[in-house]
């Protein structure tokens, strides 16, 4: 320097294409079932989507820009 992908709860993801106002599993917290551990099984907390601006009645999701990771390819040696 060109081109692609990915950033979303403490961790692993989905959702983005076709905007409609944020989930699933692990985890954590309480309840309850078991003599207790473990393990089921129910409730419930916790992000405003990487960062800016924009377009819209309305953005995770369209569009610019810009950080950060990780892949190609080129260039220099």
């Nucleotide at each position: 320097c060109g081109g692609g992908c990915c950033g979303u709860a403490g961790c692993g993801c989905a959702g983005c294409c076709u905007g409609g106002u944020a989930g699933c599993g692990c985890a954590c917290a309480c309840g309850u079932c078991u003599g207790g551990g473990g393990g089921g099984c129910g409730u419930g907390g916790g992000g405003u989507c990487g960062c800016u601006g924009g377009u819209u009645c309305a953005a995770a999701u369209c569009c610019a820009g810009u950080c950060g990771g990780c892949c190609c390819g080129a260039c220099c040696a």